RNA sequence: GGACGAUUAGCUCAGUUGGUAGAGCGUCUCGUUGACGUCGAGAAGGUCAGAGGUUCGAACCCUCUAUCGUCCA
Numbered sequence: 001g002g003a004c005g006a007u008u009a010g011c012u013c014a015g016u017u018g019g020u021a022g023a024g025c026g027u028c029u030c031g032u033u034g035a036c037g038u039c040g041a042g043a044a045g046g047u048c049a050g051a052g053g054u055u056c057g058a059a060c061c062c063u064c065u066a067u068c069g070u071c072c073a
Stems, first nucleotide, its partner, number of pairs: 001072007010025004019056001027043005049065005
């Protein structure tokens, strides 16, 4: 220098052909307990890496940039 892949909640990851973004774990509150844990109920938490474009509408399509990984030279 080139090719490919990844980037979504605090962490690990889903998101099926473009139609208002979810799970598990964790955190907080309530119940249960003598207390902690377990269990049950609920809640908070996201500019979907950044910018631009296409579209009535973009996490999803296109372009560029950034970071990480693998491979080629």
This is a predicted structure of a 73-nucleotide RNA (transfer RNA) from a Candidatus Peribacteria bacterium.
Taxonomically the source falls in Candidatus Peribacteria (Bacteria, Bacteria candidate phyla, Candidatus Peregrinibacteriota).
Rfam family: tRNA.